[in-house]
RNA sequence: CGAGUUUGAUCCUGGCUCAGGACAAACGCUGGCGGCGUGCGUAACACAUGCAAGUUGUGCGGGCGGGUCUUCGGACUCGUCAGCAGCGGACGGGUGAGUAACACGUGAAUCACCAACCCUCCAGUGGGGGAUACCCGGCGGAAACGCUGGUUAAUCCCGCAUACGCUCGGCAACGAGGAAAGCCGUAAGGUGCUGGUGGACGGGUUCGCGGCUGAUUAGCUAGUUGGUAGGGUAACGGCCUACCAAGGCGACGAUCAGUAGCUGGUCUGAGAGGAUGAUCAGCCACACUGGGAUUGAGAACGGCCCAGACUCCUACGGGGGGCAGCAGUGAGGAAUCUUCGUCAAUGGGGGCAACCCUGAACGAGCAACGCCGCGUGGAGGAUGACGCCUUUCGGGGUGUAAACUCCUUUUCUGGGGGACGAGACAGGACGGUACCCCAGGAAGAAGUCUCGGCUAACUACGUGCCAGCAGCCGCGGUAAUACGUAGGAGACGAGCGUUGUCCGGAGUUACUGGGCGUAAAGGGCGCGCAGGCGGCCUGUCAGGUGUCUGGUGAAAGCUCCCGGCUUAACUGGGAGAGGUCCAGGCAAACCGUCAGGCUUGAGCGUCGGAGAGGGGCAUGGAAUUCCGGGUGGAGCGGUGAAAUGCGUAGAGAUCCGGAGGAACACCAAUGGCGAAGGCAGUGCCCUGGCCGACGGCUGACGCUCAGGCGCGAAAGCGUGGGGAGCAAACAGGAUUAGAUACCCUGGUAGUCCACGCCGUAAACCAUGUCCACUAGAUAGAGGCAGUUUCGACCCUGUCUUUGUUGUAGCUAACGCAUUAAGUGGACCGCCUGGGGAGUACGGUCGCAAGAUUAAAACUCAAAGGAAUUGACGGGGACCCGCACAAGCAGCGGAGCGUGUGGUUUAAUUCGAUGCGACGCGAAGAACCUUACCGGGGUUUGACAUGGACCUGAAGUAUCCAGAAAUGGGUAUGCUGUCAAAGGCAGGUUCACAGGUGCUGCAUGGCUGUCGUCAGCUCGUGCCGUGAGGUGUUGGGUUAAGUCCCCCAACGAGCGCAACCCCUAUCGUUGGUUGUAUUUUUCCAGCGAAACUGCCCGCAAGGGAGGAAGGAGGGGAUGACGUCAAGUCAGCACGGCCCUUACAUCCCGGGCUACACACACGCUACAAUGGCUGGUACAAUGGGUCGCCAACCCGCAAGGGGGAGCCAAUCCCAGCAAAGCCAGCCUCAGUUCAGAUUGGCGGCUGCAACCCGCCGCCAUGAAGGUGGAGUUGCUAGUAACCGCAGGUCAGCACACUGCGGUGAAUACGUUCCCGGGUCUUGUACACACCGCCCGUCACACCAUGGGAGCCGGGGACACCUGAAGCCGCUGGGCCAACCGCAAGGGGGCAGGCGUCGAGGGUGGAAUCGGUGACUGGGGUGAAGUCGUAACAAGGUAGCCGUACCGGAAGGUGCGGCUG
Repeated sequence: CGAGUUUGAUCCUGGCUCAGGACAAACGCUGGCGGCGUGCGUAACACAUGCAAGUUGUGCGGGCGGGUCUUCGGACUCGUCAGCAGCGGACGGGUGAGUAACACGUGAAUCACCAACCCUCCAGUGGGGGAUACCCGGCGGAAACGCUGGUUAAUCCCGCAUACGCUCGGCAACGAGGAAAGCCGUAAGGUGCUGGUGGACGGGUUCGCGGCUGAUUAGCUAGUUGGUAGGGUAACGGCCUACCAAGGCGACGAUCAGUAGCUGGUCUGAGAGGAUGAUCAGCCACACUGGGAUUGAGAACGGCCCAGACUCCUACGGGGGGCAGCAGUGAGGAAUCUUCGUCAAUGGGGGCAACCCUGAACGAGCAACGCCGCGUGGAGGAUGACGCCUUUCGGGGUGUAAACUCCUUUUCUGGGGGACGAGACAGGACGGUACCCCAGGAAGAAGUCUCGGCUAACUACGUGCCAGCAGCCGCGGUAAUACGUAGGAGACGAGCGUUGUCCGGAGUUACUGGGCGUAAAGGGCGCGCAGGCGGCCUGUCAGGUGUCUGGUGAAAGCUCCCGGCUUAACUGGGAGAGGUCCAGGCAAACCGUCAGGCUUGAGCGUCGGAGAGGGGCAUGGAAUUCCGGGUGGAGCGGUGAAAUGCGUAGAGAUCCGGAGGAACACCAAUGGCGAAGGCAGUGCCCUGGCCGACGGCUGACGCUCAGGCGCGAAAGCGUGGGGAGCAAACAGGAUUAGAUACCCUGGUAGUCCACGCCGUAAACCAUGUCCACUAGAUAGAGGCAGUUUCGACCCUGUCUUUGUUGUAGCUAACGCAUUAAGUGGACCGCCUGGGGAGUACGGUCGCAAGAUUAAAACUCAAAGGAAUUGACGGGGACCCGCACAAGCAGCGGAGCGUGUGGUUUAAUUCGAUGCGACGCGAAGAACCUUACCGGGGUUUGACAUGGACCUGAAGUAUCCAGAAAUGGGUAUGCUGUCAAAGGCAGGUUCACAGGUGCUGCAUGGCUGUCGUCAGCUCGUGCCGUGAGGUGUUGGGUUAAGUCCCCCAACGAGCGCAACCCCUAUCGUUGGUUGUAUUUUUCCAGCGAAACUGCCCGCAAGGGAGGAAGGAGGGGAUGACGUCAAGUCAGCACGGCCCUUACAUCCCGGGCUACACACACGCUACAAUGGCUGGUACAAUGGGUCGCCAACCCGCAAGGGGGAGCCAAUCCCAGCAAAGCCAGCCUCAGUUCAGAUUGGCGGCUGCAACCCGCCGCCAUGAAGGUGGAGUUGCUAGUAACCGCAGGUCAGCACACUGCGGUGAAUACGUUCCCGGGUCUUGUACACACCGCCCGUCACACCAUGGGAGCCGGGGACACCUGAAGCCGCUGGGCCAACCGCAAGGGGGCAGGCGUCGAGGGUGGAAUCGGUGACUGGGGUGAAGUCGUAACAAGGUAGCCGUACCGGAAGGUGCGGCUG
């Protein structure tokens, strides 16, 4: 520091995801040791049990037990117990519910305050009185606990005295008020107590500043804001009360709602930030919930009173309780420990002290929860064991790893010693611990995750879109490095992964540090308050700013340095860092304040100028329509074509007259004006803005603008008019599968006017307003000046304005470019992935339609912009092809043949399936072939190689069973020295053979196709961020990317062409088997010829001559690639599958089936013909298991025969047929046609039944030229005619060749099909057989509305009202003081009142849950209907609005070009 993911690829925008770090974690697997930390985040849920705050006898009286003394009364003393009294229970410990607050942080203030214990200083401590607990007696109660009579002490309580200080009094004097306690000690003295001063520690209160979210919370407030007086408090204060005034807070966000303890810090980050607030530390708040006071220096976790909920005890009358202390229990939860030890240390309370108490604390226990450290051994040890994995079977991997040898002992186990922590003695929970020594023995100690890319690490098997994985992209449908397992590898390691959360990456909220023409994003336009920003000069102050000094920013933490534990974690010391902080001093440039001035910004003035700028009132002509009249007489109108419609009741056409409304042709523009919307005949009135010239006036008066106000196309709404034309809706006619559309005929709102609403548009330059600066060129409009002229024009300069082009620069690109999207400044608006959605709810506005403001759940991994290459278009341009057209012959109809589909079958083996499968693989299925079916057999096999063992030759002939395969038998029978052995065969056995079984979507090879189309690329250079472009485009030309010219290209390659073969002319040489012979023909070879030659022309091209001329004709030859095209059944081959069978042998059957359908052919339908007779002319080929002559037989197929020929010799073959000559047939289902069938024969073959071919005789079907549609062919071609060959025993209408006869037509490129080049659009890229929209149906999900129902928190009004403080009262009661007494003073209970927690009632508001039904939305497998959009998407699309329609949508009006 980046990476993956949108695309065919690219750049950009933009989201999603990953790699890092962290954690109070949890879960899964695993787990040796130690140190240091940490350990209920959930239910502030409920709690059994124990403990967590007591102490003091040196304050006091007494009880009990013991001791000593005793005058026997008692005294003293020790221990202990409750009580009175004192101090402490306000600390320490816990928790984070509440709290958005002066709660916290920071800095100040307190002349507005308190302060027990401690310290300092000053002064004092005299003399009296009273009560009471304990205790004794009586009484009540289950208990808790009380009631009552009596006695008693004090450091308990109360007077008196004293008081310079303290408090109060208009405080000078002076006056008034107000204290105390003792105890210990032989003593010295100590320690208390009282009043005051100062301090320390601690606290109260106030203020500035700082730190959450929501405006779909905008207004809040009656003690509210202030004053006066009083009360109250330690203290200021509406803190409280009375009265007076009417204030106070709020867009710099009050109020309300939600959330939350705050901080030092912690985590992350380069930082700025973001997130967080466990442990430790500071502050706050709380203690079952709510309220209250009392005591006290201070107030309530383990105090009191009241109310409530819960819980426990009860004798039912009443009582008790509060773990958010330590442990522990239940519950909740993914989840968080021992009912431990000790007060040894540190600290706290009490005490003179000893000491007591202390779940604070120190320790131990449990937990890998975290961090840190250590170990599980070290060295040697094979071209390398076993096992396992893999393999191309050779090997490779695990792997020096192991074994084995030597060594060590951290840790471990046993034994011995044994601390520091304890500052003068003693005293150690931890602890027989740390640590040290000795002994033993490699001994007891490794896992987890991952291995497709990101991302480090690969193979095998299993599985087969299953099971599963997955953070994102995505894997899995039979060869999965992505699932599962194994081997191996990578990473980390006593841990490793997963999940969750935070920061980072994310410059993805942008202060540092982003954007807004087209990606999301400029408000429709203006005016303008607040706010923000603001020209030149001088002075002033010092708020901002800068600098210096002082204070503070606790400790811990962080950084650096040094130190202590063996190291580290951990920890001690020192220094530093940390801020919008506070105070003081200084500076005065800049910002700001105040003051003065200036003119350039801005405005005013004077003089000119242009203009559809706005409003009102008049007025004009053309045209449409309607009405009246005339002429006229059959149509008009409308369309792609029609029809509806109008018209003999007279339309349309034409002429005249009239009515009425709306809009203003030409001028007119790429023009002008306006802020925008927008504005158009002409005249007049009123009125806004702009431009130029001059440089007179003011003197910064400016710019922008949240909220606000105004304007704002069209449609639409209200009221009233108006209504010619046009025209949503609607009606009809067409079109269509349908046509709620496009087209046509009609037609109502509306369009027009007045007034009032609405407030939106693709309100667009998709570009906010203002200012400044930054090359030019050119054109339009409006001024001015110069020059010139008589005056002008032209020309030059300048200002304003509207365009085009273009440099720098910018931009993702397209593009923008002085009218910026450049460079800067000021201010406003807006954006933050797509969908859901500009929707819901709420608010505001509106008569309504609706507008505006504006979410969430859920869902996706994209959605987008620009450009590129293709492909495509019912886009354009150019060009080609038997592509069309022009022709010829066909096919499609018939019969038959062959192939295919389908069907059938035991099997009808398999493959090929648009063109490019279908007379294709098959160049030839009776058996064989043969792969299929039935039956019968074999199992090392029909075939190959090797090993072991046994037997024997093999073979030949022959017999038996059987359908055959096969089985059984007889005879004969190898070499050899007859031993071993050899070769051969058979048997048994082991390796193996075998498979036309599967996968052509694992493959090789071969092939088809586009297409013999003219294309496809590369190197270097250049252009572009890049994909890519250029070259290869353009102008010509060609069959051709063929060639030429031009050109940021220059060259090159694969293709084209040529080189090769055949053929056309001639020459020459040679010639058997060819030729009658010289010639010629023929054959073979060589050569000539056409080439870059000649003429014109730059070339392309044209012309002459010539057998042939611009490729003479034909063939072979098939670029980069496309179709997962075809073939595992030709062959080869990976993988999988079968192994007495999916192998193999045999016989028989099937591949030849047959209601049908298609494809390719053959033969025909006849007279250009058929039949009969005669007669003529080929070429290519083939032949010894062969072709077969002559001759003979047969009507013929054929048979006999056997000459010749291994073939330019002989044969097929006298080779042909169409042709030609002659005759018959005469238009018929025929003398056409030949299917079908019967009979008789021939040939091949082991065998023609299923199932061959041929011949003869007989039979004589359909068929009379073929619908829609469709094929081939441009010249020796089509058509017609025959011949040969391969295959083959036999079988050819097929196929491959060969020659014979031998046409017609092509105007042309509009159209169909295919192709090429350029260009254009694109939402396509599996590429138009593409993409894609909406309704409907089904399933699931979240959500809005909803009669209501239920609940929460809060406010308000009223009723009731505990405890308690305060006030009033106080008839009952009462020790101290006064008084001789009576009584007084004072106090208490009680009563009343204000306030008051809680409870009740009520109506509103708010949040949530739920709800029959309902609305849309999202997502789903191949559902239904259509085809809206993307190409001119077949009616250009889109925006706003209105109406209509199953749905996409259609139409009207206005707008935009995207």

Notes
The RNA shown here (small-subunit ribosomal RNA) has 1458 nucleotides and comes from a moss metagenome. Rfam family: Bacterial small subunit ribosomal RNA. Rfam links the family to the GO terms ribosome and structural constituent of ribosome.